[in-house]
RNA sequence: GGACCCCACCCGGGGAGCUCGGGACAGCCGGGCUGAGAGGGCGACCGGACGCGUCGCCGACCCGCGGAACCUGAGCUGGGUAAUGCCAGCGGAGGGAGGUGCGUACCGAUGCUG
Numbered sequence: 001g002g003a004c005c006c007c008a009c010c011c012g013g014g015g016a017g018c019u020c021g022g023g024a025c026a027g028c029c030g031g032g033c034u035g036a037g038a039g040g041g042c043g044a045c046c047g048g049a050c051g052c053g054u055c056g057c058c059g060a061c062c063c064g065c066g067g068a069a070c071c072u073g074a075g076c077u078g079g080g081u082a083a084u085g086c087c088a089g090c091g092g093a094g095g096g097a098g099g100u101g102c103g104u105a106c107c108g109a110u111g112c113u114g
Stems, first nucleotide, its partner, number of pairs: 001107001007101004011064004017033006023052001025051001040058006070095003076089004
């Protein structure tokens, strides 16, 4: 001078689908499927629907370049299902969010001593 892994700290990225029933209706209740997770808490907005959503903060969970977390292709293709990214393909395709520190292995240079 100096890793990798691990650890620690700080930071960042991401998704929340399908379906059945109930309801006194603004934002609810309960069941089923897959999954790590299927919107848990608080707040704001939207005023009248084949409806019950959207946004923000926090939380849980997953993921951060050795990156299949997640997004795009995609209203894709095949299979299966009550239905669905449910399974597989597409596919190591295109994108996609990381720094710092401790310590060590190891390597190199120089000096000193033998």
A computed fold for a 114-nucleotide RNA from an uncultured Nitriliruptoraceae bacterium, annotated as TPP riboswitch aptamer (THI element). It matches the Rfam family "TPP riboswitch aptamer (THI element)". Rfam links the family to the GO term thiamine pyrophosphate binding. The coordinates come from a structure-prediction model, not an experiment, and the mean pLDDT is 76.